[in-house]
Molecule: FMN riboswitch aptamer (RFN element)
Organism: uncultured Promicromonospora sp.
RNA sequence: GCUCCGGGGUCGGUGAAAUUCCGAGCCGGCGGUGAUAGUCCGCGACCCGGGUCGCUCCUUCGGGAGCAGCCCGGCUGACCUGGUGAGAUUCCAGGACCGACGGUUAAAGUCCGGAUGGGAGGAAG
Numbered sequence: 001g002c003u004c005c006g007g008g009g010u011c012g013g014u015g016a017a018a019u020u021c022c023g024a025g026c027c028g029g030c031g032g033u034g035a036u037a038g039u040c041c042g043c044g045a046c047c048c049g050g051g052u053c054g055c056u057c058c059u060u061c062g063g064g065a066g067c068a069g070c071c072c073g074g075c076u077g078a079c080c081u082g083g084u085g086a087g088a089u090u091c092c093a094g095g096a097c098c099g100a101c102g103g104u105u106a107a108a109g110u111c112c113g114g115a116u117g118g119g120a121g122g123a124a125g
Base pairs, nucleotide, nucleotide: 002125003123004122005121010024011023012022013021025110026109027099028098029043030042031041032040038097039096047074048073049072050071051070052069054067055066056065057064058063079095080094081093082092083091101113102112103111
């Protein structure tokens, strides 16, 4: 460098309308770690800014606008108590908490969409 892999989860009630509200459930990317992690440390995804290059469009030819790629930077949620132990915010017991953006007859971790995308990284030769 090439190839392949690389995110999970719903029922009921109310209502004109909601897998969005209410009630009860359910789900947990990647690497690390004295010992197995959604909540520790870090990364990715999403979002924002700057640079660069290319394409398209507009132009009073000075320049302006939009889009995609790449690079740099920013942002980035949430856990305690007890037990065992040499060692655990990771195991066991109990009780909590968290979840991008756009869409929607009504507010979304769970529905639809960007995404047959990107991706931390993993596997084999």